[in-house]
RNA sequence: ACACACUAUCGGCAAACCAUUCGAAAGAAUGGGACGCAAAGCUUCCGGUCUAACGAUAAUCAUUAUCUACGAUAGCGGGGCCACCACU
Numbered sequence: 001a002c003a004c005a006c007u008a009u010c011g012g013c014a015a016a017c018c019a020u021u022c023g024a025a026a027g028a029a030u031g032g033g034a035c036g037c038a039a040a041g042c043u044u045c046c047g048g049u050c051u052a053a054c055g056a057u058a059a060u061c062a063u064u065a066u067c068u069a070c071g072a073u074a075g076c077g078g079g080g081c082c083a084c085c086a087c088u
Base pairs, nucleotide, nucleotide: 003088012037013036017032018031019030020029021028022027035075041081042080043079045078046077047076048073049072050071055067056066057065058064059063
């Protein structure tokens, strides 16, 4: 320097759920809480998934139905960037 994550150390993150706040929703933030995680660190570039406000279309008294991401998910997968420690 590179690889690796069986094992050790210092440690790290935090699902469900609960409270408050934000949001049309999906979901997010903070606090509590631990299901798990060796990149559960960062990034929507690619694919997937979720939502459907705005908009469009159709019907309509009210309104409803369908489509749509510029919304969300990095704890769905891949790619990119970066990284602690011991053994080997």